[in-house]
Context: one part of a larger RNA
Molecule: small-subunit ribosomal RNA, 5' domain
Organism: uncultured bacterium
RNA sequence: GGACGAACGCUGGCGGCGUGCCUAACACAUGCAAGUCGAACGGAGUUGAGAAAGCUUGCUUUUUCAACUUAGUGGCGGACGGGUGAGUAACGCGUGAGUAACCUGCCUUUCAGAGGGGGAUAACGUUCUGAAAAGAACGCUAAUACCGCAUGAUAUAUCGAAACCGCAUGGUAUUGAUAUCAAAGGAGCAAUCCGCUGAAAGAUGGACUCGCGUCCGAUUAGAUAGUUGGUGAGGUAACGGCCCACCAAGUCGACGAUCGGUAGCCGGACUGAGAGGUUGAACGGCCACAUUGGGACUGAGACACGGCCCAGACUCCUACGGGAGGCAGCAGUGAGGGAUAUUGGGCAAUGGGGGAAACCCUGACCCAGCAACGCCGCGUGAGGGAAGACGGUUUUCGGAUUGUAAACUUUUGUUCUUAGUGAAGAAAAAUGACGGUAGCUAAGGAGAAAGCCACGGCUAACUACGUGCCAGCAGCCGCGGUAAUACGUAGGUGGCAAGCGUUGUCC
Numbered sequence: 001g002g003a004c005g006a007a008c009g010c011u012g013g014c015g016g017c018g019u020g021c022c023u024a025a026c027a028c029a030u031g032c033a034a035g036u037c038g039a040a041c042g043g044a045g046u047u048g049a050g051a052a053a054g055c056u057u058g059c060u061u062u063u064u065c066a067a068c069u070u071a072g073u074g075g076c077g078g079a080c081g082g083g084u085g086a087g088u089a090a091c092g093c094g095u096g097a098g099u100a101a102c103c104u105g106c107c108u109u110u111c112a113g114a115g116g117g118g119g120a121u122a123a124c125g126u127u128c129u130g131a132a133a134a135g136a137a138c139g140c141u142a143a144u145a146c147c148g149c150a151u152g153a154u155a156u157a158u159c160g161a162a163a164c165c166g167c168a169u170g171g172u173a174u175u176g177a178u179a180u181c182a183a184a185g186g187a188g189c190a191a192u193c194c195g196c197u198g199a200a201a202g203a204u205g206g207a208c209u210c211g212c213g214u215c216c217g218a219u220u221a222g223a224u225a226g227u228u229g230g231u232g233a234g235g236u237a238a239c240g241g242c243c244c245a246c247c248a249a250g251u252c253g254a255c256g257a258u259c260g261g262u263a264g265c266c267g268g269a270c271u272g273a274g275a276g277g278u279u280g281a282a283c284g285g286c287c288a289c290a291u292u293g294g295g296a297c298u299g300a301g302a303c304a305c306g307g308c309c310c311a312g313a314c315u316c317c318u319a320c321g322g323g324a325g326g327c328a329g330c331a332g333u334g335a336g337g338g339a340u341a342u343u344g345g346g347c348a349a350u351g352g353g354g355g356a357a358a359c360c361c362u363g364a365c366c367c368a369g370c371a372a373c374g375c376c377g378c379g380u381g382a383g384g385g386a387a388g389a390c391g392g393u394u395u396u397c398g399g400a401u402u403g404u405a406a407a408c409u410u411u412u413g414u415u416c417u418u419a420g421u422g423a424a425g426a427a428a429a430a431u432g433a434c435g436g437u438a439g440c441u442a443a444g445g446a447g448a449a450a451g452c453c454a455c456g457g458c459u460a461a462c463u464a465c466g467u468g469c470c471a472g473c474a475g476c477c478g479c480g481g482u483a484a485u486a487c488g489u490a491g492g493u494g495g496c497a498a499g500c501g502u503u504g505u506c507c
Stems, first nucleotide, its partner, number of pairs: 001507004006503005013378006019371002021336001026334003030331003035076003040073002043070013083289003092214008102206002107202007115149001117147002124139006155180007163172003185194003215261003222252003227249006234242001264286004268279004291312005314325004342368001344367003350364001351362004381411004391402004415448001416444006425434001451496005456477003462491005472479002
């Protein structure tokens, strides 16, 4: 000198764009943050219309149709999006390869198909238990819920034939036989559309393996028993001590194993002429985690932040028998701290989930609010104006300086105030939170808008008074003990400027 997610002191006019718990991965009141589909299903309720019966003649019951609502079954989505960086020195990340050892819902393309049956169960009803959370028994019912049967191959498994190829195990194509395995309907007058099943290919997303790179300590030198390898069985989407039984005794290590400490990694960011050093806030990619530890279930996908089970700690309710909870989502509260914001508006846009759609949901997101926290831009007026006024400071008492500075005069209207008008953002119609915002027009009026630090040398900028080794200053050298350009105040001057200075950290 540069930089900052900064803080502190003094000061503070406006706008645009960003950024804002770096500390306690501490504890959390309250609200919201993941639902949706009635065009999968049986009910229930409300409203309207019609019909029938009873009759008390305008009501009750039954039934049909339509619209709407929806607890439950079922489907898809809750594995995305959002947060945090505790753990992790690791194939975690980066980069480059490999899988002849793999999976992939929704989407795209193609081929083939959907025949005929069955038994349940929630809802509901009755009864019961419980303070509650919740639950039990019996009975009834539906489906795109569940289960057999049929059909069936380019699928899978086994046994064959034979060709080509490779990267070791092997791979690919052709072909024969046997065995096994599918399906669901809905809407519509219909056409048809949306779905369903099997297979092939693609795309997307993932999984695994390997080469290289990836902090400090040797005042850590030996470490290791599923350890290293083999055979067999199991398990997995898949290879594999991944797991198990048996067998062998290996494997790693001064090219730093093991142990200890620290740490999420990267694209990047800051700095520097570069080499390098430091760093990983915001934005983007990957990983890990979700009160602590463990576990699986469901599913294409999780060992699952707002799912389940168990254990621990903590908080809450309780009729003491038992239950409920998880903000490292958005706001917000307490605590900690030098320190970090609103319990805001809207789904209008972009994107996501569900739905045939209308639409619903979306604290993702878009906006607004707060903060000079940062960067950028603008303003606080401009031209003229010497009797060089008054006042202040100083003086050798002549003057010098503040100083064209002010007054005065002419003028402008960026900002500001008031009034009017008023968007784009919304691809054909409708739909704008922002927002009566930005912008535009008119009027008013210099009116409402400058501070901070320094002035001994380094280092741009000096005098007077006060003080008298006191009070104090100080980044270093050092100032102050009676003429202090170094302390304090005043005038003047210098620097930067809505900021200035200090502190902290990095280069």